[in-house]
RNA sequence: GCGGAUAUCGCUUAAUGGUAAAGCGUGACCCUGCCAGGGUCGAGUUGUGAGUUCGAUUCUCACUAUCCGCG
Numbered sequence: 001g002c003g004g005a006u007a008u009c010g011c012u013u014a015a016u017g018g019u020a021a022a023g024c025g026u027g028a029c030c031c032u033g034c035c036a037g038g039g040u041c042g043a044g045u046u047g048u049g050a051g052u053u054c055g056a057u058u059c060u061c062a063c064u065a066u067c068c069g070c071g
């Protein structure tokens, strides 16, 4: 230099164009004399920028980061 893959709550992963979900973690409250443990209710997320579309995590393009391959 060329090609390919990946990017989603703090972490690990779902979501085949129609209001983004689960586990762990986390906050408040409750059970318990305390801890541990359990229960209820919450908060928090689509790498960046454009395009297509009534509507984009999803399709297209560029960029960024990581990984792999070729030279």
Base pairs, nucleotide, nucleotide: 001070002069003068004067005066006065007064010024011023012022013021018054026042027041028040029039030038031037047063048062049061050060051059